[in-house]
This is a predicted structure of a 1532-nucleotide RNA (small-subunit ribosomal RNA) from Glycomyces artemisiae. The organism belongs to Glycomyces, within Bacteria.
RNA sequence: UUGUUGGAGAGUUUGAUCCUGGCUCAGGACGAACGCUGGCGGCGUGCUUCACACAUGCAAGUCGAACGGAAAGGCCCGCUUGCGGGUGCUCGAGUGGCGAACGGGUGAGUAACACGUGGGUAACCUGCCCCCAUCUCUGGGAUAACCGUUGGAAACGGCGGCUAAUACCGGAUACGACCUGGCUCCGCAUGGUGCUGGGUGGAAAGUUUUUGCGGUUGGGGAGGGGCCCGCGGCCUAUCAGCUGGUUGGUGCGGUGAUGGCGCACCAAGGCUUUGACGGGUAGCCGGCCUGAGAGGGCGGUCGGUCACAUUGGGACUGAGAUACGGCCCAGACUCCUACGGGAGGCAGCAGUGGGGAAUUUUGCACAAUGGGCGGAAGCCUGAUGCAGCGACGCCGCGUGAGGGAUGACGGCUUUCGGGUUGUAAACCUCUUUUAUCCACCACGAAGGCCCCGUAUUCGCGGGGUUGACGGUAGUGGUUGAAUAAGCGCCGGCUAACUACGUGCCAGCAGCCGCGGUAAGACGUAGGGCGCGAGCGUUGUCCGGAUUUAUUGGGCGUAAAGGGCUCGUAGGCGGCCCGCUGCGUCUGCCGUGAAAGGCCUCGGCUUAACCGGGGUUUUGCGGUGGAUACGGGCGGGCUUGAGGCAAGUAGGGGAAACUGGAAUUCUACGUGUAGCGGUGAAAUGCGCAGAUAUGUGGAGGAACACCGGUGGCGAAGGCGGGUUUCUGGGCUUGUUCUGACGCUGAGGAGCGAAAGCGUGGGGAGCGAACAGGAUUAGAUACCCUGGUAGUCCAUGCUGUAAACGGUGGGCGCUAGGUGUGGGGCCACGUUGGUUGGUUCUGUGCCGUAGCUAACGCAUUAAGCGCCCCGCCUGGGGAGUACGGCCGCAAGGCUAAAACUCAAAGGAAUUGACGGGGGCCCGCACAAGCGGCGGAGCAUGCGGAUUAAUUCGAUGCAACGCGAAGAACCUUACCUGGGUUUGACAUCACCCGGAAACCCUCAGAGAUGGGGGCCUCUUCGGACUGGGUGACAGGUGGUGCAUGGCUGUCGUCAGCUCGUGUCGUGAGAUGUUGGGUUAAGUCCCGCAACGAGCGCAACCCUUAUCCCGUGUUGCCAGCAUUGAGUUGGGGACUCGCGGGAGACUGCCGGGGUUAACUCGGAGGAAGGUGGGGAUGAGGUCAAGUCAUCAUGCCCCUUAUGUCCAGGGCUUCACGCAUGCUACAUUGGCCGGUACAGCGGGUUGCGAUACCGUGAGGUGGAGCGAAUCUCUGUAAAGCCGGUCUUGGUUCGGAUUCGAGUCUGCAACUCGACUCGAUGAAGGUGGAGUCGCUAGUAAUCGCAGAUCAGCAACGCUGCGGUGAAUGCGUUCCCGGGCCUUGUACACACCGCCCGUCACGUCAUGAAAGUUGGCAACACCCGAAGCCUGCGGCCUAACCGGUUUACCGGAGGGAGUGGUCGAAGGUGGGGCUGGCGAUUAGGACGAAGUCGUAACAAGGUAGCCGUACCGGAAGGUGCGGCUGGAUCACCUCCUUU
Repeated sequence: UUGUUGGAGAGUUUGAUCCUGGCUCAGGACGAACGCUGGCGGCGUGCUUCACACAUGCAAGUCGAACGGAAAGGCCCGCUUGCGGGUGCUCGAGUGGCGAACGGGUGAGUAACACGUGGGUAACCUGCCCCCAUCUCUGGGAUAACCGUUGGAAACGGCGGCUAAUACCGGAUACGACCUGGCUCCGCAUGGUGCUGGGUGGAAAGUUUUUGCGGUUGGGGAGGGGCCCGCGGCCUAUCAGCUGGUUGGUGCGGUGAUGGCGCACCAAGGCUUUGACGGGUAGCCGGCCUGAGAGGGCGGUCGGUCACAUUGGGACUGAGAUACGGCCCAGACUCCUACGGGAGGCAGCAGUGGGGAAUUUUGCACAAUGGGCGGAAGCCUGAUGCAGCGACGCCGCGUGAGGGAUGACGGCUUUCGGGUUGUAAACCUCUUUUAUCCACCACGAAGGCCCCGUAUUCGCGGGGUUGACGGUAGUGGUUGAAUAAGCGCCGGCUAACUACGUGCCAGCAGCCGCGGUAAGACGUAGGGCGCGAGCGUUGUCCGGAUUUAUUGGGCGUAAAGGGCUCGUAGGCGGCCCGCUGCGUCUGCCGUGAAAGGCCUCGGCUUAACCGGGGUUUUGCGGUGGAUACGGGCGGGCUUGAGGCAAGUAGGGGAAACUGGAAUUCUACGUGUAGCGGUGAAAUGCGCAGAUAUGUGGAGGAACACCGGUGGCGAAGGCGGGUUUCUGGGCUUGUUCUGACGCUGAGGAGCGAAAGCGUGGGGAGCGAACAGGAUUAGAUACCCUGGUAGUCCAUGCUGUAAACGGUGGGCGCUAGGUGUGGGGCCACGUUGGUUGGUUCUGUGCCGUAGCUAACGCAUUAAGCGCCCCGCCUGGGGAGUACGGCCGCAAGGCUAAAACUCAAAGGAAUUGACGGGGGCCCGCACAAGCGGCGGAGCAUGCGGAUUAAUUCGAUGCAACGCGAAGAACCUUACCUGGGUUUGACAUCACCCGGAAACCCUCAGAGAUGGGGGCCUCUUCGGACUGGGUGACAGGUGGUGCAUGGCUGUCGUCAGCUCGUGUCGUGAGAUGUUGGGUUAAGUCCCGCAACGAGCGCAACCCUUAUCCCGUGUUGCCAGCAUUGAGUUGGGGACUCGCGGGAGACUGCCGGGGUUAACUCGGAGGAAGGUGGGGAUGAGGUCAAGUCAUCAUGCCCCUUAUGUCCAGGGCUUCACGCAUGCUACAUUGGCCGGUACAGCGGGUUGCGAUACCGUGAGGUGGAGCGAAUCUCUGUAAAGCCGGUCUUGGUUCGGAUUCGAGUCUGCAACUCGACUCGAUGAAGGUGGAGUCGCUAGUAAUCGCAGAUCAGCAACGCUGCGGUGAAUGCGUUCCCGGGCCUUGUACACACCGCCCGUCACGUCAUGAAAGUUGGCAACACCCGAAGCCUGCGGCCUAACCGGUUUACCGGAGGGAGUGGUCGAAGGUGGGGCUGGCGAUUAGGACGAAGUCGUAACAAGGUAGCCGUACCGGAAGGUGCGGCUGGAUCACCUCCUUU
């Protein structure tokens, strides 16, 4: 620059990712149907199903100018007024001609020369039409109509008589036809054209006013048809062999014509994996739909063609038919009938019934176009032109337009403010398409016909007439917004959101999926989105789907490489030269019908629609050219391949022979009580002498060490040694052949183990089996035995995780490093060793590249070529049926129904493991003390109850909420009341009290009565009653929530930014080496930093210092009964503020580090002790009854008030405690020392009373002052008790009291006296604690009138033991590994059995269909034979009506022959008692097979066994974890 105008995706497997892969959606289309809705017009279109049956009407006639004629009508005449004659205006019926073979319908059949396309016909035909040429001469005999008669119900006939023709038949003539000679030219062969001689038989029609229309023969044309051929277009191999006129030849016949088309004879052929034969399905094409295209699907309307016409068969006529509205026969069906017999064929147009989801009027007209006949007028035409019905489709138009905000009313919603419907409406102004009504009114008519004039052959001019649609389209006018909007959708895909109702119900759903009380997904409403006279749904097709991949896919692990080799057909094929021109390329020609598509122009107002022109039509055929490449033919070459020679390694194969070790058996010897076996045992063997040991013998099987990611082989596989036979490889030489090659559908051979047949053999091992164990069971794992088998020979089987999960061959594409077998070179040389190089095997690592990733990587899974095999979602199923093979087991080939929305691969993050490594914790261990046994207390379960209120339920509920249930609390029960309420706010109306005091009834709430009775600005405040809004709820939901809390866990983790790596999820950082209590710190490192956690900062405690000195303290001074007072600030202590501890110092270790070990100093030493502090998250953990709160529920009650009861029950079970069981003790007496705290409705001293609980009383104290508290207890000192259910223990019970309180009955605590139960250290099991800890001792406080407290929270006193260590139990952290888990092992998941539903297989049988075969019967009809019979034309004879012949006919025989019958088979359906497996189903039963080392690693093949998963034997695989060893590799 030119040409080309065209290609979009999404959802869904997972916790997430990438990939594979299916399913689904968005688009377009339709002869559609269904649902809801519906104003008009134009153009199209309309039985897809029963080629089912059809009432009725119509759809093919016409010609009198072929004929005889005149039934009927018209006209004329005659007249016996209903008869005769005439005419031909015309014409029924008949003879004759042409047409009826076109037009119209349908798609049953047909897989075929049926169709399409291109050819051939030298193998053919052709009426009407056109052109040219010729002739049309001369005879004859009949027959219908008609008349007469007659049969029959009818349909329809019979007989006799008459007659015409363009009907029929002779004769003549005829270039043509046929037979037979000759010549010429031509063709792909047979052969053909033209000219010419002889012979044979063969034409015609007339009519009319006409010069018109015809007739005959021949030639040509146009159009039409027949036959033949190449090529093209469905499924099935679970159809592999088919064929007897079959294939060919010769001859004859037949046809318009070739030909087994038919017949006779001869030969034995013909077709087929390039799919014959069979089965199924189907008219084919132009085209239509879709698609970027290539393709895929379809064949309705229109056009071409074929086939069919009730089913089957058959011919006749004719130019043409084997004939839709003709004939004959047979079958089925329907109709008429007088029962004798007849008639019929809508897949023509309408129409009816039926079928069906479903498809129209028994319309008008021949005006136009076209067809038939005719000279014409004309007649006929359900072809056609029109109209009608249906939104069935396409196209067009309308249902109004402009203005109009207080954004009205209403609806919906709301956070109550509003928002939205919405300029939408109302209202104002305007318009009138469409619909209504009125009026006018076409084009389609070119032509035909009639008349006149002219020309008188055609012709020209003028006038008139001819329209179904249709008074339609159109035009003008009238009226008035007047007559006209729905449907689907709104979770994502996919544009569009809220409210209410419902509550896994009702329902939705195209896929994913919604619905279990806050549903944008169901239903309704409001709103919105989309399209719009339509909108949705269903069905089908294409697309998306590169998901059958030619364009344009794959096969290591996702589906997919055949177990291996040889090899047939086929496919593909090295280098050079020549020829050819088949493929291939190119130019031109023919064809590729029209319609259609595209472009353009034009006609209907536009469009749809229609017309003109151009183009497309990728194909086929012909012809000219090109010759690179592929092919063919010919010639050559050596590199592919093979041969030859010389070497060489080897568990390659087969046969024979042979060796030693070991097991077992056996004989004998020695020898004595056990052996054997296991986790532990037992079965078993052994005193009849085993095991052990020695010697001899027997027998079978397998070959230690060498031995090795070493060798050989095609694979399976091959291992002691020797010999014989034998296959292949490698290296070197480059001598020979000269492409001889590669692959390989079918086919053939080989092919582990197990298994089968026959015959041997049998030591060990060892399915099955038996016994012993284990176990809930144990048809297993373990043990003791043990049969088939394992071994040999021979035959079969033919499969494996037959795997490198990787077909074979060739070429190309970095390297490094081992190892096996050769060659060459160098150093060196005695052997050897070393290095380099090359060929060939076999490993590992790794670049590019590839891959979804993992990984592969010169031994490719890289880059290319050739050939074969295989795959197309999971399950059903490698199954059924069929076929082939096998003795069987079984193998090979190989579906469908049905069902799911996944199934899968690789990798990631977690979680988990009866995987591994490292580490921590009172986790174990080492210790001390408990619990579990007893009694009691408290809580819980359970039971009970009118109620025993509710919640909490492994750790992490159970002395928990509750730091205190006699009433209250209180939420529960019974009973009694009350209803704007016990409590809050507001409005309105009425009243003036209410509270308080007294009194009455009552269980009380409550009610009655009496007393007292306020302020005011008159509005009210306050309050009672009423009304309405509302209050109230410890009612529900902790799975709607906030907040708070528990737990893992005070465990050390959890994350982010940027960068980097990876397609990605993600990884890195955070891993690694050390270290720590710690992701604490250090070092290293594609990471560098940061945040939340850890630590520190805070409180307390331990030491010191400073300041201060009351209510605290008292050394010294004074004083007292007493720190009581004076005084003091030293000390204790309090308060406030500081210091101190940081691995800071020293030494060892360590990497010079972090850190660690030891030491010094120090009150304290390595976070000094304790506390507070709880990352990100987990458990739908707990709490709606602390509180708050959405929604739901109750509203004279689920609210509220009151009395009484209950929460305190009690056969039991559990949890947490107390007290004990005693002498480390009990009891009695004496005696010493704390700290934390509390106190005015309170703590309460001294004193007095009481045995005591306590009482009286009231000083002091709102507290460093007083008090609880003169406090302590264990302790210490002394005494007593002495092993006894006791001077232990104190339950229980009784009596008497005290205190609190309105009230101790249910149901308080305490005191005194009496009573004196169980219990003698607690089974399995289990809990706490590592130092001021455990243990033990008491004290205080909260709650509280009192107290069930032995609980809880704190406080101090006395004050231990042990820790080797990390194997094990539990929990946790990090790294790694496996995984089929992700609700995350409390996971997932397999099979039997039971129940239900569904589809399928088998099945005694039963019942249909289809196509053949054999035989029987044999209609019509064609062909053919025939004695007698009948017979106008023509011929002959005789000659006046006779004979003969030719020809024809009836009749009859034969071949073929439809339907029918019989028979045995084939193929294919339906049903089928019963039976088999399969799929699905909510929570059924039994076990636990698989996923982790899944608790016996799993899986494959095979065999046996077992309720089931399954187990075991034999061989194989890694798609097995873990540990160790070996080898190899990488890095330093």
The RNAcentral record of the sequence draws on ENA and SILVA.